[in-house]
This is a predicted structure of a 508-nucleotide part of an RNA (large-subunit ribosomal RNA, domain I) from Thiobacillus sp.
Its mean pLDDT, the model's own confidence on a scale to 100, is 84.
Lineage of the source: Bacteria > Pseudomonadati > Betaproteobacteria > Thiobacillaceae > Thiobacillus.

Context: one part of a larger RNA
């Protein structure tokens, strides 16, 4: 020093395990906020810290229901002081506090901080003051009437934030065209304004084809068809059939009536605590019986889970069956409403049917359709009709023929989407997988900052976590003890391999 056996050590693969994540179904819910949201800073406990909860009434108060023996969250025990069958803790529902920041709004500001006015209070303190629309009501110029502006009133409004989906407005580039300018990516991203639980659309100035159909959306086929296209790369439809789903209306003026909502109360029905809920006993092995063996027993209940291995009948539960004092939701019934708003319907009278609009030049968008023979739709501009004896439209355009009625305006459903409750599954994952995050993670850490972003899971059934001797400063080991096990000993299941000792044997 190298094989070979043997045992360690390191090291944390792998098996198992799973509290957490993933993905669907269903139902619910689809919004919070000047009554101060969402988010925080700060405080609060007998005890010093972080986590939850809660606000100076501060791991809580009140009141109501349910429970029903222990309790005073969690890491976390330990001591202390207490509470509780006069019912605690504890769980729902209603209510009362609810510091300071923050749309923050009395003014400031370097958020959680500083400084005011006024009114009420001896006082500590309490309330209130932003801004912009609207509505009233008073004022009130140039300039008479008037308007403008201006004061004052309001328990009128809005604002901010929130995960996708939904409509407008703006709007890219990489990239593809095997380079590139038209084209494409793509009206996508991103950025802004708006809304609702859906939104948006929507009852033909549609379509069809000489037959006929009858609002709109959304699937399936038509069809990658028929066109478009440096006719390149790509783009890309209707009619028309099946289907889901159905639903139709409304209109200024005036006057007379009726009703709906809305509210109220009963009644039903869900949610938001909860209650009842069948049926087992030996033997054996073993630390331990749910396992063997032996003999019952229940099932509307053999979903699941726990328990020292594998349990219908030990415990929680499961079928099933009941239950609400208050709150809310949905639905019936009656009631009352009907006055100002706000929908709607009779009857009667008056009247109305949509002009700078249709349409055309020019520029340009949009339509599957890049100006093309380009209809059709929308308009920056400049023009500019007809009025049902009248227009639009049927892909230039013209006649015939068909069809429809613009230039106001409402409207469920089918149809997107899940930040987020509940319940219920899985030929999803098992700690280098599954969310970045199973663990105090959006932390710890890096960055002026936008913003990047980790790793870290398991003793045992049960701590029974090793009194008590010994070496030793001590760390740490050896006895002894406990345990089925200690090479289960707390950087603890199981312990692979690189990687390093020891011991023997052989070779050099």
């Nucleotide at each position: 020093u190298g094989c070979a056996u043997g045992u360690g050590g390191u090291g944390g693969a792998u098996g198992c395990c799973u509290u957490g994540g993933c993905g669907a179904c269903a139902a619910c819910a689809g919004g919070c906020g000047a009554u101060g949201a969402a988010g925080g800073a700060c405080g609060u406990g007998c005890a010093a810290g972080c986590c939850u909860g809660c606000g100076a009434a501060a791991a809580g108060c009140u009141c109501g229901g349910g429970g029903g023996a222990g309790c005073u969250g969690g890491c976390a025990a330990u001591g202390a002081a207490g509470c509780u069958u006069u019912g605690a803790u504890c769980c729902c529902g209603a209510g009362a506090u609810a510091u300071c920041c923050g749309a923050a709004u009395g003014g400031g500001g370097a958020a959680a901080c500083c400084c005011g006015g006024c009114c009420c209070g001896u006082a500590u303190g309490g309330g209130u003051c932003a801004u912009c629309c609207c509505a009233g009501a008073c004022u009130g110029a140039a300039u008479a009437c008037a308007u403008a502006g201006g004061u004052c009133u309001g328990a009128g409004g809005a604002a901010g934030c929130g995960a996708a989906c939904c409509c407008g407005g703006u709007g890219a580039a990489c990239u593809g065209a095997a380079a590139c300018a038209u084209c494409u990516a793509a009206g996508u991203a991103g950025c802004c304004g708006g809304a609702g639980g859906a939104a948006a659309a929507g009852a033909a100035a549609u379509c069809a084809a000489c037959c006929g159909a009858g609002a709109u959306u959304c699937c399936c086929a038509a069809a990658g068809u028929a066109g478009u296209g440096g006719c390149g790369a790509g783009c890309g439809a209707a009619a028309u059939g099946g289907g889901a789903a159905c639903a139709g209306c409304c209109u200024g003026c005036a006057u007379a009536c009726c009703u709906a909502a809305a509210c109220c109360a009963u009644c039903u029905u869900g949610u938001u605590a909860g209650c009842g809920g069948a049926a087992c006993g030996g033997u054996c092995u073993g630390g331990a019986a749910a396992g063997u063996c032996c003999g019952g027993c229940g099932a509307u209940a053999g979903u699941g889970g726990g328990u020292g291995a594998u349990a219908g009948c030990c415990c929680c539960g499961u079928a099933c069956g009941c239950g609400a004092a208050a709150a809310c939701g949905a639905g019936a019934u009656g009631g009352c409403g009907g006055g100002u708003c706000u929908a709607a319907g009779u009857a009667u009278g008056c009247g109305a049917a949509a002009a700078g609009u249709a349409g055309g030049g020019c520029g340009g968008g949009g339509c599957a359709c890049g100006u093309g023979g380009a209809a059709u739709c929308c308009u920056g501009u400049c023009u500019g009709a007809a009025c049902a004896u009248g227009g639009g439209g049927g892909g230039a355009c013209c006649a015939u023929c068909c069809u429809c009625c613009a230039a106001g305006g409402c409207u469920a459903a089918a149809u997107a989407c899940u930040c987020g409750u509940u319940g219920u599954c899985g030929a999803c994952c098992g700690a280098u997988a599954g969310u970045g995050a199973a663990c105090c993670a959006g932390u710890a850490c890096c960055g002026u900052g936008a913003g990047g972003g980790a790793a870290a899971g398991g003793c045992g059934a049960a701590a029974a976590g090793a009194a008590c001797c010994c070496c030793g400063g001590g760390a740490g080991g050896g006895g002894a003890g406990u345990g089925a096990a200690a090479u289960a000993g707390a950087u603890c299941c199981u312990g692979a391999a690189a990687c390093c000792g020891c011991a023997u044997g052989c070779a050099u």

Its Rfam family is "Bacterial large subunit ribosomal RNA". Gene Ontology terms of the family: ribosome and structural constituent of ribosome.